[in-house]
Context: one part of a larger RNA
Molecule: small-subunit ribosomal RNA, 5' domain
Organism: metagenome
């Protein structure tokens, strides 16, 4: 000098853009942060309303009011329930972890990988169950148990099968235990339906249904693509006042186990195996593009943004599933918290907001799904504290203003002083003129919005079809949180807008007075004991500016 996720202390107009819980991975009230499909499937309310017909009260004697019942609308709606995808992303934190965690650069011939996208092939025939509901019963409650009935693209067999294991043979390849193709024989292993549309037949319970066709599922193989899983080389703090360390420990064999190689696991056999080229132990730390700092080599660091890891009260387990550290999933313990009718039960902000508590210390219990992006959905659409904004905070970083011109009686005042007087504040003020950016009233006013869908057209594609659809493309219609936006235009009136250190060298700025080695400065040297440019105070200066200074930390 520069930096800073800063804090303090004094001041504080405005706007853009960043940025804000570094300590207690300490402990939570609340309220939300993951759901969607009705075009898989079975089920099905209520408030209100309408009508009929009965009672009952008035009474104007055919009407009014109340009230149990039936049947329609509400509504196949809300709503719980099966089933499917998704909940393994997305968002959080950095405790742990010095390790193939990570960063670079290679293997996999030792593996997988829903959803996507090409391409081939198939999608047949059958069964029993079950929640939901209904009874019935238990508990305080969580919630649990029993009978009955019922559907599905939930569950199960059963056929086919270029795929799987074995085995046998053939070619080609490779650094290799081997890897591709190809031929046989033997085991073995699938599949589901849903909407639309439509002539001529058949069959209907007259609602449909075969059939034909579309368009979206299923299922088996292969190809990609995408995402990972495991391996190696290399590098990746600090202690040697840490010098010896290991028995699944090292290697084979045989079995097991994964999607895969492996002491990963088992048994057994050998007795290795690592180390000063620093092993083991102890400290400390999430790692890396990056970022600060230097001319550079470096030196520090790892906030925001990005990748990779690791973890979700502790602790330790499976289970589903393509995939699981399964933050908002299960089970067990343990620790805390509530709740209990004392028998039992709930519960996990290191997700947005918020609270307490520790701290020098770090925000709002806010708006929207318009945009972007995920998740179901044939769609429309739902649902998103990702995300987009707004709000707070001079925390930072940049930009803007607090006026401009002219004005000498150099006014008053105030300081100094050599004192009838002079300097000095100081063109400053007054006082004349002008301008109108911020901010304040008022009116105007883009772009972020195309998509997708819908209605109409036109081309094609599949089709028996000029239905339906499906693809492209034309025309309109629809949709904005921000927002009283940005921006522009007009009213008013200089009005509402300056501090803050510092002046003895370093290091820019000097006198007065008070003070008297006292108060008290101070980063170093040092300054005060009576004439203090060093201590306060005033006047006058420098310097920076909506900030100034100090503290702390890095080069």
């Nucleotide at each position: 000098g520069g930096a800073c996720g800063a804090a303090c202390g004094c001041u504080g107009g405005c706007g853009g853009c960043g940025u804000g819980g570094a300590u207690a991975a300490g402990g939570c009230a609340u309220g939300c942060a993951a759901g969607u499909c009705g075009a898989a499937c079975g089920c099905g309310a209520a408030c209100g309303g309408a009508a009929c017909a009965g009672c009952u009260a008035a009474u104007u004697u055919a009407u009014u009011a109340g009230u149990a019942g039936u049947u329609c609308c509400u509504a196949g709606u809300a709503g719980a329930g099966u089933g499917g995808c998704g909940a393994a992303c997305g968002g959080g934190u950095g405790a742990g972890u010095a390790a193939c965690g990570c960063g670079u650069g290679g293997g996999u011939a030792a593996c997988a990988u829903a959803c996507c996208u090409g391409u081939c092939u198939g999608u047949g025939g059958g069964g029993a169950a079950u929640a939901a509901c209904u009874c019935a019963g238990g508990g305080a409650a969580a919630c649990c148990u029993g009978u009955g009935c019922u559907a599905a693209u939930a569950c199960c067999g059963c056929a086919u099968a270029u795929g799987u294991c074995a085995c046998g043979g053939u070619g080609g390849c490779u650094u290799a235990u081997g890897c591709c193709a190809c031929c046989g024989u033997c085991a073995u292993g699938a599949a589901a339906g849903a909407g639309g549309g439509g002539g001529a037949u058949c069959c209907u319970u007259c609602g449909g249904g075969a059939c034909c066709u579309c368009u979206c599922g299923c299922a088996g193989a292969u190809a990609g693509a995408u995402u990972g899983g495991c391996c190696c080389g290399c590098g990746u703090c600090c202690c040697a006042u840490u010098a010896g360390c290991u028995u699944g420990u090292u290697g084979g064999u045989g079995g097991g186990g994964u999607a895969a190689u492996g002491g990963c696991c088992u048994a057994c056999c050998a007795a290795g195996g690592c180390u000063a080229c620093g092993a083991u132990g102890g400290g400390u730390a999430g790692c890396c593009g990056g970022c600060c700092u230097g001319a550079g080599a470096g030196g520090g660091u790892g906030a925001c943004c990005g990748g990779c890891c690791a973890c979700a009260c502790u602790g330790g387990g499976a289970u589903u599933g393509a995939g699981a550290u399964a933050c908002g999933g299960c089970c067990c313990a343990g620790a805390c918290u509530c709740c209990u009718u004392c028998g039992g039960g709930a519960g996990g902000c290191a997700g947005c907001a918020g609270u307490c508590g520790a701290g020098a210390a770090u925000c709002u219990u806010c708006c929207a799904c318009a945009a972007u992006g995920g998740a179901c959905g044939a769609a429309a659409g739902u649902c998103u504290g990702a995300u987009g904004g707004a709000g707070c905070g001079a925390c930072g970083c940049c930009g803007c203003g607090u006026g401009c011109g002219g004005g000498a009686a150099g006014a008053a005042g105030g300081c100094c002083u050599u004192a009838u007087g002079g300097g000095u504040u100081g063109u400053a003020a007054a006082c004349c003129g002008c301008u109108g950016u911020c901010a304040g009233g008022g009116g105007g006013g883009a772009a972020g919005a195309a998509c997708a869908u819908c209605a109409g057209g036109a081309u094609g594609g599949a089709c028996a079809a000029u239905a339906c659809u499906c693809a492209u493309c034309c025309u309109g219609a629809c949709u904005g949180a921000c927002g009283u936006c940005a921006c522009c235009c007009c009213c008013a009136g200089a009005g509402g807008a300056a501090g803050c250190u510092c002046c003895g060298g370093c290091c820019a700025a000097c006198u007065c007075c008070g003070u008297g080695c006292c108060a008290g400065c101070a980063g170093c040297c040092g300054c005060g004991g009576u004439a203090a440019u060093a201590c306060g105070g005033g006047g006058g200066g420098a310097g920076c500016a909506a900030g100034c200074g100090u503290u702390g930390u890095c080069c």